[in-house]
Context: one part of a larger RNA
RNA sequence: UGUAGUGUGUCUGAGUGAAAGGAGCAUUUAGUACGAGAGGAACGAUGGUCCGGGACCUCUAGUGUAUCUGUUGUCUGACAAGGCAGGCAGAGCAGCCACGUCCCAAAGGAUAAGAGCUGAAAGCAUCUAAGCUCGAAGCCUAUCGCGAAAAGAGACACACACUUAAGACUCUUGUAAAAUACGAGUUUGAUAGGACUGAGAUGUACGCAUCAAGGCAACGAGAUGUUCAGUCUGCAGUUACUAAAAGU
Numbered sequence: 001u002g003u004a005g006u007g008u009g010u011c012u013g014a015g016u017g018a019a020a021g022g023a024g025c026a027u028u029u030a031g032u033a034c035g036a037g038a039g040g041a042a043c044g045a046u047g048g049u050c051c052g053g054g055a056c057c058u059c060u061a062g063u064g065u066a067u068c069u070g071u072u073g074u075c076u077g078a079c080a081a082g083g084c085a086g087g088c089a090g091a092g093c094a095g096c097c098a099c100g101u102c103c104c105a106a107a108g109g110a111u112a113a114g115a116g117c118u119g120a121a122a123g124c125a126u127c128u129a130a131g132c133u134c135g136a137a138g139c140c141u142a143u144c145g146c147g148a149a150a151a152g153a154g155a156c157a158c159a160c161a162c163u164u165a166a167g168a169c170u171c172u173u174g175u176a177a178a179a180u181a182c183g184a185g186u187u188u189g190a191u192a193g194g195a196c197u198g199a200g201a202u203g204u205a206c207g208c209a210u211c212a213a214g215g216c217a218a219c220g221a222g223a224u225g226u227u228c229a230g231u232c233u234g235c236a237g238u239u240a241c242u243a244a245a246a247g248u
Base pairs, nucleotide, nucleotide: 005160006159007158008157009156010155011154015146016145017144018143021051022050023049025047026046027045028044034039052104053103054102055101056100060098062096063095067091068090069089070088071087072085073084074083075082076081093234107141108140109139114134115133116132117131168248169247171185172184173183174182191243192242193241194239195238196237197236198235199233200232201231202230207226208225209224210223211222214219
């Protein structure tokens, strides 16, 4: 751009892509069939394992340069609070992840080699000439993804309109993301930030009081109480306080 109105939503499925599966073991069948014995199956069923593929983060583990705590060196006047060396170390939510969790059938159809039935040419025979039945990890379905530009250009529902808006940009943004696109929202609002509450991480802050080995004294590591404290939050909820203005 087309699909002879436009928009929104839900579909159909002509086609198209795929390897999403592969292997092996054990148990049972069964000490059965078979075999004089020695020995010794299979069809089927079930359960793990390994490799590969996909998804996810409840659990486990890793990371965790958000965070909390301890501590070294040095600097900021200071026993407070901090800066720098991801300093070192102990934890660690979310996120991301594997070593973690879940899933990755069965079946049908037409066949190949092959096995057959009936059966002539050729009074017999013959799976083939007519006809028919089976038969593979392979083929087509089945399964998953895409898919109305499938010109035979599809269907359904709703809204709007017989003429003036629909949509987009901008803006707040994330379940999305290289740009774009896609999704949510734009005051008739919880879209993002803030605040509060919860949940969670760390592990009991500063100050003060008491105790404290020792010391002539000054002082004093540390302990207890105040204190499950203090600090922090990429999470959840609530709340229009701030910004979604004005515009094109």
Large-subunit ribosomal RNA, domain VI from a Candidatus Nanoarchaeia archaeon, 248 nucleotides, folded computationally. Rfam family: Archaeal large subunit ribosomal RNA. Rfam links the family to the GO terms ribosome and structural constituent of ribosome. The family has 91 seed sequences and 2,955 matches in Rfam 15.1. NCBI's taxonomy places the organism under Archaea, Nanobdellati, Nanobdellota, Candidatus Nanoarchaeia. The full RNA is in RNAcentral, with records from ENA.